Transfer RNA from a Syntrophorhabdaceae bacterium, 72 nucleotides, folded computationally. It was read from a public genome assembly. Rfam family: tRNA. The organism belongs to Syntrophorhabdaceae, within Bacteria. Model confidence (mean pLDDT): 82 of 100.
C1' cells in the first nucleotide's frame, strides 16, 4: 500500500427496510428456617462515527475509525 470480514445490551450472539430481540448476568418480589435451584416483574442500546438513498435505515451505498485474516 491492495483486497477480505467484523462492529448491536454489562458480556456471548440473533435480526439484512416498516415497534431492536434471546441467553446468560445484575435488581425486585415469590418460594426456602437459610442458602442454591425455580417461578413472577424490571432495569440496561444514540445498532463504531459521519454523510447519502428512501415516506421509513441496525439493515442499502459512500467516507471514516478499530479489531483480525490474506496479499505485497
Nucleotide at each position: 500500500g491492495c483486497g477480505g470480514g467484523c462492529g448491536u445490551a454489562a458480556u456471548u450472539c440473533a435480526g439484512g427496510g416498516g415497534u431492536a430481540g434471546a441467553a446468560u448476568g445484575u435488581c425486585a418480589g415469590c418460594u426456602u428456617c437459610c442458602c442454591a435451584a425455580g417461578c413472577u416483574g424490571a432495569a440496561c442500546g444514540u445498532c463504531g462515527c459521519c454523510g447519502g438513498u428512501u415516506c421509513g435505515a441496525a439493515u442499502c451505498c459512500g467516507g471514516u475509525c478499530g479489531c483480525c485474516c490474506g496479499c505485497u